[in-house]
Molecule: transfer RNA
Organism: Chlorokybus atmophyticus
């Protein structure tokens, strides 16, 4: 220098262009003599950033940044 992949909740990850989800963790609560475990409810995302396409973009296209790998 070139190529490929990844970036979504605190963490690990889903998500066929049409309302953003799960598990763990967190908060409240039930249960217990008290904890753990278990039950119920809840909060937490402007989907890395900037543009483009589209009636509509987390999703498609381009660029930038960060990370991982490969080639020379």
């Nucleotide at each position: 220098g070139c190529c490929u992949c990844c970036u979504u909740a605190a963490c690990u990850c889903a998500g066929c262009g049409g309302u953003a989800g799960a598990g763990u963790a967190c908060u409240u609560u039930c249960u217990u003599g008290g904890u753990a475990a278990g039950g119920a409810a809840g909060a937490a995302g402007c989907c890395a950033c900037c543009g483009g396409u589209u009636c509509a973009a987390g999703u498609c296209c381009g660029g930038u940044a960060g990370g991982a790998g490969g080639c020379u």